RNAcentral holds the sequence, with entries from Rfam. Predicted 3D model of a 59-nucleotide RNA (transfer RNA) from Podarcis muralis. Its Rfam family is "tRNA". Gene Ontology term of the family: triplet codon-amino acid adaptor activity. By type it is a transfer RNA.

């Protein structure tokens, strides 16, 4: 830091969990429950650095 609430990394592939959305399966119907989805400019704007969500400055 995903619609809420939060994790992580002594700086390297693809950025993750819970609720929550939407689909399905299951049921007479609903809940419930399982499985599957989508969703992110890691607050914004600079620096350093081959690489920055991480380090540094502002805000």
């Nucleotide at each position: 830091u995903a619609g809420c609430u939060c994790a992580g990394u002594u700086g390297g592939c693809u950025a993750g969990a819970g609720c929550g959305u939407g689909g399905c399966a299951c049921u007479g119907a609903u809940a419930a429950u399982g499985c599957c989805u989508a969703g992110g400019u890691u607050g914004c704007g600079g620096g350093u650095u081959c690489g920055a969500u991480c380090c540094c400055c502002g805000u």
Model confidence (mean pLDDT): 81 of 100.